Large-subunit ribosomal RNA, domain IV from a Bacteroidales bacterium, 329 nucleotides, folded computationally. Its mean pLDDT, the model's own confidence on a scale to 100, is 88. RNAcentral holds the full RNA, with entries from ENA. Rfam family: Bacterial large subunit ribosomal RNA. Gene Ontology terms of the family: structural constituent of ribosome and ribosome.

Context: one part of a larger RNA
RNA sequence: CUGUUGUUAAGGAACUCGGCAAAUUGACCCCGUAACUUAGGGAAAAGGGGGACUCUAUAGAGAUAUAGAGUCGCAGAGAAAAGGCCCAAGCGACUGUUUAGCAAAAACACAGGUCUCUGCAAAACCGUAAGGUGAAGUAUAGAGGCUGACGCUUGCCCGGUGCUGGAAGAUUAAGAGGAGAUGUCAUCGCAAGAGAAGCAUUGAAUUGAAGUCCCAGUAAACGGCGGCCGUAACUAUAACGGUCCUAAGGUAGCGAAAUUCCUUGGCGGGUAAGUUCCGUCCUGCACGAAAAGCGUAACGAUUUGGGCACUGUCUCGACAACAGACUCG
Numbered sequence: 001c002u003g004u005u006g007u008u009a010a011g012g013a014a015c016u017c018g019g020c021a022a023a024u025u026g027a028c029c030c031c032g033u034a035a036c037u038u039a040g041g042g043a044a045a046a047g048g049g050g051g052a053c054u055c056u057a058u059a060g061a062g063a064u065a066u067a068g069a070g071u072c073g074c075a076g077a078g079a080a081a082a083g084g085c086c087c088a089a090g091c092g093a094c095u096g097u098u099u100a101g102c103a104a105a106a107a108c109a110c111a112g113g114u115c116u117c118u119g120c121a122a123a124a125c126c127g128u129a130a131g132g133u134g135a136a137g138u139a140u141a142g143a144g145g146c147u148g149a150c151g152c153u154u155g156c157c158c159g160g161u162g163c164u165g166g167a168a169g170a171u172u173a174a175g176a177g178g179a180g181a182u183g184u185c186a187u188c189g190c191a192a193g194a195g196a197a198g199c200a201u202u203g204a205a206u207u208g209a210a211g212u213c214c215c216a217g218u219a220a221a222c223g224g225c226g227g228c229c230g231u232a233a234c235u236a237u238a239a240c241g242g243u244c245c246u247a248a249g250g251u252a253g254c255g256a257a258a259u260u261c262c263u264u265g266g267c268g269g270g271u272a273a274g275u276u277c278c279g280u281c282c283u284g285c286a287c288g289a290a291a292a293g294c295g296u297a298a299c300g301a302u303u304u305g306g307g308c309a310c311u312g313u314c315u316c317g318a319c320a321a322c323a324g325a326c327u328c329g
Stems, first nucleotide, its partner, number of pairs: 001324008010315002014313001019310001028050004036041001038149001052071008072076001084308007091300002096108002112147007124133003150295004155225003160222002162218005169213003175207002180202005187194002226244005253287001254284001265281005
């Protein structure tokens, strides 16, 4: 010097991105226990107190319990093992699951909700097929999508895309159809040329399904949910009016938010001092209702802010033990 461990005056988070690490607390018995709440919880909330041994009395079958008196130690759950706690907020309801080897989470799952498909030789899926899963099930079943306990709710738009239904008209394939044309050559013609039948090549009209166009429905389908100007007896603002556009112009609730650029927004709280935090405002660059909205008790090795206790995290170091390093052998 390095590692592991122990102790440390006074202070006690001044350390630091951050109390990381360490310390505190700790089993048992008694007392006591708030907000909130889904009435179960929260809760071991919090916060206090007790303890060894001997004798006596009482109760008991006893273990023991209670009361009194006494004894010893620095210390009586005498060593070891054995929650630190509280307040507020975000996210996710919860127990669970996950990146074997840098991520355990707010991600996944979940019970519950909802939509769509499926009548059984089911739909869906695997396979070229046979065949199999679904299922030795049968719509209270099975499959797929989205959401994700619970509470209160889930607004407007079907113009586009998708899906479902419709079938009058338009369009439309192969096929059917075969007008016509061409080649060939019997024949006719002096020639130019014309040219039957047959055999070939080509081929118009007409006919011809689904689909598409078209007509409806459908948003817990994919998705979308405006602009400008004026106006009230201070000012400001605009309940009100005008106008343009749209399929319809964002409702409730929430809002500088896991979303706010400007921004350390303004105000208030907490601090001596607060880009974080909490409450409120709304000017929402660019929240918003099952890619759900807003709440929410309980829960969380979750994230953020604050406090009490506690401490070598620090002021600021020091000492000790052990194992190395180092020296000699």